Predicted 3D model of a 251-nucleotide part of an RNA (large-subunit ribosomal RNA, domain VI) from a bacterium. The coordinates come from a structure-prediction model, not an experiment, and the mean pLDDT is 88.
Context: one part of a larger RNA
RNA sequence: CGCGGGAGAUUUGCGAGGACCCGACACUAGUACGAGAGGACCGUGUUGGACGGAGCACCGGUGUACCGGUUGUGGCGCCAGCCGCACCGCCGGGUAGCCGCCUCCGGCAAGGAUAAGUGCUGAAAGCAUCUAAGCACGAAGCCCCCCUCAAGAUAAGAUCUCCACAUAAGGGCCGUCAAAGACGAUGACGUCGAUAGGUCGCAGGUAUACGGGCGGCAACGUCCUCAGCCGAGCGAUACUAAUCACCCAAC
Numbered sequence: 001c002g003c004g005g006g007a008g009a010u011u012u013g014c015g016a017g018g019a020c021c022c023g024a025c026a027c028u029a030g031u032a033c034g035a036g037a038g039g040a041c042c043g044u045g046u047u048g049g050a051c052g053g054a055g056c057a058c059c060g061g062u063g064u065a066c067c068g069g070u071u072g073u074g075g076c077g078c079c080a081g082c083c084g085c086a087c088c089g090c091c092g093g094g095u096a097g098c099c100g101c102c103u104c105c106g107g108c109a110a111g112g113a114u115a116a117g118u119g120c121u122g123a124a125a126g127c128a129u130c131u132a133a134g135c136a137c138g139a140a141g142c143c144c145c146c147c148u149c150a151a152g153a154u155a156a157g158a159u160c161u162c163c164a165c166a167u168a169a170g171g172g173c174c175g176u177c178a179a180a181g182a183c184g185a186u187g188a189c190g191u192c193g194a195u196a197g198g199u200c201g202c203a204g205g206u207a208u209a210c211g212g213g214c215g216g217c218a219a220c221g222u223c224c225u226c227a228g229c230c231g232a233g234c235g236a237u238a239c240u241a242a243u244c245a246c247c248c249a250a251c
Stems, first nucleotide, its partner, number of pairs: 001152001005163007015149004021049007033038001051106005059100004066093005071086006111143002117137004170248003174190005195241003198237005204230003211224005
């Protein structure tokens, strides 16, 4: 932009893509078979591997805006306390999110037409013959079944609701944003408001702050102190910012 008015929602499925895997063990059954040794088909159950999809409750990883320890050096006049730089200086942990080594799920079954193959009936050819007419079976393969997309399927489909003959339904611009994201887009919200920030509470992470008391010559220990600090998580709260406007919109 189109789909002969516009908007919202729900759909049909032309067609396309994906998936399709392989073991082990047990029962049937030590049965059929076999002199024995050995040892099934068919059918069923359980449990794995690889692969795929989804998800972070568990386990684990990351987590350079969280916390702590610590070395060298520079700085804040000095002490104390802090800060910069050194791969995040190094080291120990770690929320959310994102992940796998984690967790859950999937391949089944059924139907249709067939291949090799197996048959029925059956002539040519008084017999025989699965084939020549006809009929029935028969694969992890084919078509369906399962999952996803899908009416630009221009043959542009269907259903429901709403708005209309003028400025309406609705949309955009602008702003606050994230479960979204390269940009567009998508989604949430814009005072009739919890959208983000802040604040408060909770969860959670670090590991017991500073300062002071006491003990020790000191390093340090101990008490106040499960303290202090604290990203993304869960809530609450209009304190701050989403103001007011403007534009488009039916032959």